Molecule: SAM riboswitch aptamer (S box leader)
Organism: Robertmurraya korlensis
RNA sequence: UUCUUAUCAAGAGAGGUCGAGGGUCUGGCCCUAUGAAGCCUCAGCAACCAUCAAUUUUUUGAAAAGGUGCUAAUUCCAGCAAGUAUUUUACUUGGAAGAUAAGAA
Numbered sequence: 001u002u003c004u005u006a007u008c009a010a011g012a013g014a015g016g017u018c019g020a021g022g023g024u025c026u027g028g029c030c031c032u033a034u035g036a037a038g039c040c041u042c043a044g045c046a047a048c049c050a051u052c053a054a055u056u057u058u059u060u061g062a063a064a065a066g067g068u069g070c071u072a073a074u075u076c077c078a079g080c081a082a083g084u085a086u087u088u089u090a091c092u093u094g095g096a097a098g099a100u101a102a103g104a105a
Base pairs, nucleotide, nucleotide: 001105002104003103004102005101006100007099008098013042014041015040016039017038021031022030023029025079026078027077028076043071044070045069048067049066051062052061053060054059075097080094081093082092083091084090085089
């Protein structure tokens, strides 16, 4: 980097450093010198893998020491297709794209 499977309406931030961007892309909208992104320290959330117990072969529960992940806004909203309604619009479902985990090449 590509492929497969699962999840994505919940949850959880302070300090230091630095100095202008960030929210994947496009459009919108938003955050940001009352300090963006990055990096460091500490704290927290969750429970994918791993662990333990039961079940009996797939689920349930516990715990949080280990491997990850995450800590503005539903993945911030929409993008493609279909549908519903009171049709300049609102909503629903599926898809695409993306993120994360585990496995494979």